[in-house]
Context: one part of a larger RNA
RNA sequence: UGACGGGGGCCCGCACAAGCGGUGGAGCAUGUGGUUUAAUUCGAAGCAACGCGCAGAACCUUACCAACCCUUGACAUCGAGAUCGCGGUUACCAGAGAUGGUUUCCUUCAGUUCGGCUGGAUCUUAGACAGGUGCUGCAUGGCUGUCGUCAGCUCGUGUCGUGAGAUGUUCGGUUAAGUCCGGCAACGAGCGCAACCCACGUCUUCAGUUGCCAGCAUUCAGUUGGGCACUCUGAAGAAACUGCCGAUGAUAAGUCGGAGGAAGGUGUGGAUGACGUCAAGUCCUCAUGGCCCUUACGGGUUGGGCUACACACGUGCUACAAUGGCGAUGACAAUGGGCCAAUCCCAAAAAGUCGUCUCAGUUCGGAUUGGGGUCUGCAACUCGACCCCAUGAAGUCGGAAUCGCUAGUAAUCGCGUAACAGCAUGACGCGGUGAAUACGUUCCCGGGCCUUGUACA
Repeated sequence: UGACGGGGGCCCGCACAAGCGGUGGAGCAUGUGGUUUAAUUCGAAGCAACGCGCAGAACCUUACCAACCCUUGACAUCGAGAUCGCGGUUACCAGAGAUGGUUUCCUUCAGUUCGGCUGGAUCUUAGACAGGUGCUGCAUGGCUGUCGUCAGCUCGUGUCGUGAGAUGUUCGGUUAAGUCCGGCAACGAGCGCAACCCACGUCUUCAGUUGCCAGCAUUCAGUUGGGCACUCUGAAGAAACUGCCGAUGAUAAGUCGGAGGAAGGUGUGGAUGACGUCAAGUCCUCAUGGCCCUUACGGGUUGGGCUACACACGUGCUACAAUGGCGAUGACAAUGGGCCAAUCCCAAAAAGUCGUCUCAGUUCGGAUUGGGGUCUGCAACUCGACCCCAUGAAGUCGGAAUCGCUAGUAAUCGCGUAACAGCAUGACGCGGUGAAUACGUUCCCGGGCCUUGUACA
């Protein structure tokens, strides 16, 4: 100087408390461990691995296994030789296919000094080499997580100290903040904080079609005439600064209350992540040193596996019902996508109204299983999704324990998108309905500052 303390002081955070809803019990989905297996590819491992890499494993993907094939190779550059096209296409034979052998038709490269001379393409061949999702993330770059959007981390000059270092950065107030004020052997400065950026909330101006309709006509209908006031759209501005008033404070920074205001003290949300920590993660995105393989640890194909199942854990979905189920009726969105479109399409549900069920393992719940189909796709056996009929399991609110959330939030309801032939309870977004509680900081957890002890570095 740090680190640590079941030392002290001050302060903060959904950290506790106050509340609301869950997980832990059931069934299923999904990931992981374990076990099994020819293979069940590999990585991730407290928080910060476990619906994670995977924005989607039937083949492909695919890295794994079995079998069968290739060896200058699926791909790149170079030498020599041959051909002039390359390419597309029909059909046959062997084969699981890769591949090997034959065949029909279409097309018949460009420049040219007319010399295989140049370019281009294909084939054969020799080696240089290619290739490796093989190892090392403890050799690395890049990217990322985490402490943490926590308020910290440093430097120059000066001063103090023999020195390591200190001071500044400590102290009194204050703040979300090393934020600001005051003081001080310090005076300044940098990276962070804040602001500058985006969205939402109010108003104004400009613009008025595909959008809108107050008044005037018109229609089944903003449909048409008309209009651009309103809604909306999208560009430019205005607006919030403790600016004003009072109290308090040290005449400061600020704090409390009030006015006006759409919004008030960071308005709300996002983007933004200092010096560093964890030899954190990734050599399987990519790049790359070293090592290793080179008729194989490279390349191709068919089939299988990644989907196994005594079990254990994580994350979710659906329930256990009457604040409900079922039947009928029944409005109102936003984001986004469709090559283009404010024009057309994709298009809600909960809510509300009426009826029924009457507390049951039920008209709750829907697992499982049998049968029949639809779709995608060469192909749904291993191993897809959906529909119909039948079947109708566990489950009556969950032990110890544990998680999220402070407002348009939690809870609840549906909708869209990416990737994708097909496959969503996942991920990322969108809107509808819409709460309760916070006395407070003693305690648990994490963090910041000062101080103290230490046989630790």